A computed fold for a 75-nucleotide RNA from Rhizobium sp. Q54, annotated as transfer RNA. Its mean pLDDT, the model's own confidence on a scale to 100, is 83. It matches the Rfam family "tRNA". Rfam describes the family as follows. Transfer RNA (tRNA) molecules are approximately 80 nucleotides in length.
RNA sequence: GGGCGCGUAGCUCAGUGGUAGAGCGGCAGACUUUUAAUCUGUAGGUCCCGGGUUCGAACCCCGGCGCGCUCACCA
Numbered sequence: 001g002g003g004c005g006c007g008u009a010g011c012u013c014a015g016u017g018g019u020a021g022a023g024c025g026g027c028a029g030a031c032u033u034u035u036a037a038u039c040u041g042u043a044g045g046u047c048c049c050g051g052g053u054u055c056g057a058a059c060c061c062c063g064g065c066g067c068g069c070u071c072a073c074c075a
Stems, first nucleotide, its partner, number of pairs: 001071007010024004018055001026042005048064005
C1' cells in the first nucleotide's frame, strides 16, 4: 500500500429504513446483625467524524479517522 470485517450506555453486545435497547456495572431503597446474594426503583447516548439519498437514517451511498484479520512490499 491492497482486500475484508468492526466502531451503539462505564464494560460486553443486540437492534440492518419508522419510539435507541438488554445483561453486567453505578446510584437509591427493601431484606439481612453486617457484607454478599436476592428483590424494587432510578440515572446514564455526539449510535466514531463529515457529507449525501430519503417524508424519515444507528441501519443505504461517498469521503475521512481508529481497531482487528489477511495479502503484498521493504529489511